[in-house]
RNA sequence: AUUCCAUCCUGAGCGGCCGAGAGACCUGGCUCGAUGACGCCGCAGCAACCACCCACCGCGGGCAGGUGCUACCGCCAGGAGCGAUGGAGG
Numbered sequence: 001a002u003u004c005c006a007u008c009c010u011g012a013g014c015g016g017c018c019g020a021g022a023g024a025c026c027u028g029g030c031u032c033g034a035u036g037a038c039g040c041c042g043c044a045g046c047a048a049c050c051a052c053c054c055a056c057c058g059c060g061g062g063c064a065g066g067u068g069c070u071a072c073c074g075c076c077a078g079g080a081g082c083g084a085u086g087g088a089g090g
Stems, first nucleotide, its partner, number of pairs: 003088006013043005021032003025079005044070003049066002052062003074082001
């Protein structure tokens, strides 16, 4: 890489750098963006998937160590060999 399982209407932004598109893909909308978006870095924060602790065998509670996330419900509707994240297997 591929396969399986779970989740995707809770929540959580500042600073620095960069410089033109961005919100995954297609169609149609709606938004964000030179008052600097997107992205990268730092810090801060959110969250209980894994790890750990308590209780228990039926749920649960705590914890930020490993991931993840921090405009708009995965931005909305339709579509598809959809996508993203975590865990497991190999």